About this RNA:
Model confidence (mean pLDDT): 77 of 100. This is a predicted complex of two RNAs, RNase P RNA and transfer RNA, with 469 nucleotides together.
RNA sequence: ACCGGUUGGCGGGCUCCCGCUGUCCCGUUUCGGCGGGGUAGAGGAAAGUCCGGACACCACAGGGCGAGGAUUCCCCGUGAAAACGGGGGCAUGCCGGUCGCGAGGCCGGCAUGACGGACAGUGCCACAGAAAACAUACCGCCCCGCGCUCGUCGCGGGGUAAGGGUGAAAAGGUGGGGUAAGAGCCCACCGCCCGGAGGGCAACCGACGGGGCACGGAAAACCCAAUCCGGUGCAAGGCUAAAUAGGGGACCGGGCGGCCCGUCCGAUGGUCCCGGGUAAGUCGCAUCCCCGAUCCGUCGGGGAAUUCCGCCCCGCGCGGGAUAGAUAAAUGGGAGCCGCUCCCGGCCUCGGCCGGGGGAACAGAAUCCGGCUUACCGCCAACCGGCCCUU
RNA sequence: GUCGGCAUAGCUCAGUUGGUAGAGCAUCUGGCUCUGACUACCGGAAUGACGUGGGUUCGAGCCCCACUGCCGGCCCCA
Numbered sequence: 001a002c003c004g005g006u007u008g009g010c011g012g013g014c015u016c017c018c019g020c021u022g023u024c025c026c027g028u029u030u031c032g033g034c035g036g037g038g039u040a041g042a043g044g045a046a047a048g049u050c051c052g053g054a055c056a057c058c059a060c061a062g063g064g065c066g067a068g069g070a071u072u073c074c075c076c077g078u079g080a081a082a083a084c085g086g087g088g089g090c091a092u093g094c095c096g097g098u099c100g101c102g103a104g105g106c107c108g109g110c111a112u113g114a115c116g117g118a119c120a121g122u123g124c125c126a127c128a129g130a131a132a133a134c135a136u137a138c139c140g141c142c143c144c145g146c147g148c149u150c151g152u153c154g155c156g157g158g159g160u161a162a163g164g165g166u167g168a169a170a171a172g173g174u175g176g177g178g179u180a181a182g183a184g185c186c187c188a189c190c191g192c193c194c195g196g197a198g199g200g201c202a203a204c205c206g207a208c209g210g211g212g213c214a215c216g217g218a219a220a221a222c223c224c225a226a227u228c229c230g231g232u233g234c235a236a237g238g239c240u241a242a243a244u245a246g247g248g249g250a251c252c253g254g255g256c257g258g259c260c261c262g263u264c265c266g267a268u269g270g271u272c273c274c275g276g277g278u279a280a281g282u283c284g285c286a287u288c289c290c291c292g293a294u295c296c297g298u299c300g301g302g303g304a305a306u307u308c309c310g311c312c313c314c315g316c317g318c319g320g321g322a323u324a325g326a327u328a329a330a331u332g333g334g335a336g337c338c339g340c341u342c343c344c345g346g347c348c349u350c351g352g353c354c355g356g357g358g359g360a361a362c363a364g365a366a367u368c369c370g371g372c373u374u375a376c377c378g379c380c381a382a383c384c385g386g387c388c389c390u391u
Numbered sequence: 392g393u394c395g396g397c398a399u400a401g402c403u404c405a406g407u408u409g410g411u412a413g414a415g416c417a418u419c420u421g422g423c424u425c426u427g428a429c430u431a432c433c434g435g436a437a438u439g440a441c442g443u444g445g446g447u448u449c450g451a452g453c454c455c456c457a458c459u460g461c462c463g464g465c466c467c468c469a
Stems, first nucleotide, its partner, number of pairs: 002386009012338007020041009043362001047373002050371005055233004062261004068229005073088006089115001090113010116224002121222002124217002138164002140160008172190006191213001192211004198205002237283004247274006253265002275468003287304007305323007312315001340359008392465007401416004410449001418436005442458005
């Protein structure tokens, strides 16, 4: 320098013209509108709707059992919660170093981990293979007996998990002793299991001692443990208006789609089905106060509230940013200039300059807020890896 | 907008403790006929699929996550 990955940030600016939605003003009107002017108008994810809340209603949102859902190594911090950040532990993989005959150990670095539990229980491990979880003798090896065509043979009985073979996985490994052959059968070491001085807030580590070794995998199978959660979801819900059918049928309680207790509400009731009607408005709904300007809609400044980011002396401290409200759904299109970037050509003092052509994604509010996940042309910064060159 | 559900062969559906995926209709073909066609019946064959991507696992239609597509409920009479 190039390529790739991770994390964080940005997601063009100005002017003019035409248009869209809300709102205000003026003019006009046959009261339906029309014309003119002012003013405000998308995102980092507005998305998926995966979590948590605010808010509203449901009978006060009570107790127990059950069901369902969410979360899951430990500590600290932030937070209302979800969640996020930092540090640590353990496991797995890779790389480097080092020790050892070897199995393997130790040290360092990087990456990954839906990382509670497989002696609470139930079940599963197909095919292959002799045997698949209280295991197993197919080949092979060894011993004994019998037979014969006497050999590196055949048959029968027994021993054996060292070797071969199957498999994702074969019931400890290495070295030695031992044996008919073998085997934790015995020994040393490594691993494993049990106990455990001690260390650590904890996860966990662990001196030392004991045991020849039984204890495979999978919980992202059911499940168990711990913590938390009442339901519905702005089409919640309030008010107004319109239309129809104040109809017919079934059932009888109602809080969770289960139960019990308690309590409350309720026959002018409730649930479901048939049938019919409407496709409206408004609030919820986008913050409040003061000052100044004003075309009285708004804009600018200051303060408060909510929320996000950064910093620090960690305090509700300082600094900065944001707070649009449509209802079938507006926020768009074009031109010019500048900025960014790519390609080609030229100039060149090798930093750049000039000319021509091209590119700019994903997407789009719908009650609001916090997170997670997913999509994204390109640019910037940091870190890591690969490759090449030089030393 | 919000809540719930579904995706398996051309069509309609099965598929449970995770172990090489089926049925019916449809398609093609053979028989029955003197020959041909149609229909019915009998037989055979093939066909062709787990929506996409990733993960867990030795192994995924099934378990988990993400994405894509499709379907349904919601108002009033009440």
Description
Rfam match: Bacterial RNase P class A. It is annotated as a ribozyme.